The prediction has a mean pLDDT of 75. This is a predicted structure of a 178-nucleotide RNA (FMN riboswitch aptamer (RFN element)) from Tistrella mobilis. The RNAcentral record of the sequence draws on MGnify. The model forms 100% of the base pairs in the Rfam consensus. Taxonomically the source falls in Tistrella (Bacteria, Pseudomonadota, Alphaproteobacteria, Geminicoccaceae). Rfam family: FMN riboswitch aptamer (RFN element). Rfam describes the family as follows. The RFN element is a highly conserved domain that is found frequently in the 5'-untranslated regions of prokaryotic mRNAs that encode for flavin mononucleotide (FMN) biosynthesis and transport proteins.

[in-house]
RNA sequence: CGUUCUCGGGGCGGGGUGGAAGUCCCCACCGGCGGUAGGCAGGCGGGCCCGAGGCCCGUUUGCGAGCCCGCGAGCGCCCGCCAGAGGUUCAAAGGCCGGUCGGCCGGAACCGAUGGCGGGGUCAGCAGAUCCGGUGCGAUGCCGGAGCCGACGGUCACAGUCCGGAUGGAAGAGAACG
Numbered sequence: 001c002g003u004u005c006u007c008g009g010g011g012c013g014g015g016g017u018g019g020a021a022g023u024c025c026c027c028a029c030c031g032g033c034g035g036u037a038g039g040c041a042g043g044c045g046g047g048c049c050c051g052a053g054g055c056c057c058g059u060u061u062g063c064g065a066g067c068c069c070g071c072g073a074g075c076g077c078c079c080g081c082c083a084g085a086g087g088u089u090c091a092a093a094g095g096c097c098g099g100u101c102g103g104c105c106g107g108a109a110c111c112g113a114u115g116g117c118g119g120g121g122u123c124a125g126c127a128g129a130u131c132c133g134g135u136g137c138g139a140u141g142c143c144g145g146a147g148c149c150g151a152c153g154g155u156c157a158c159a160g161u162c163c164g165g166a167u168g169g170a171a172g173a174g175a176a177c178g
Base pairs, nucleotide, nucleotide: 001178002177003176004175005174006173007172013027014026015025016024028161029160030150031149032071033070034069035068039063040062041061042060043059044058045057046056047055048054049053066148067147074126075125077121078119079118080117081116082115083114086111087110088109089108090107094105095104096103097102098101130146131145132144133143134142152164153163154162
């Protein structure tokens, strides 16, 4: 580097109002992936303290941020395909109805609300949210405290926590083989 396989998201418990709320109000609960690392734990080597044991230095392994930097899923945007209400234009032939002209059906081309499927760019549109005190040379990461954020569709009533797309997809993680 290639191929294959496996894994790859958590959470409404109590009370109030109401005809009705896991959707509102009060208390509660949850936090994907990679990076950053001064925190924590272990291994190895060295040194110090009389010792059990502890401390310091070096090295190494694991864990360690929802709101610091990026990424992903979802929606939107763009492109393609399929379905398509409806509309515009054309008018040669045809059918039907009243009737010498008109209507309807049928035909051709184009436009096309909306829905479904697939793909792409990440353009950044939705794109979210953190401060204070302490320690320290150094912290938005450690310790303490107080805050804040959370796709789309559905619903007898407004949803991070219920149901659905989803037995899906994916950031990525790991294994085997070459």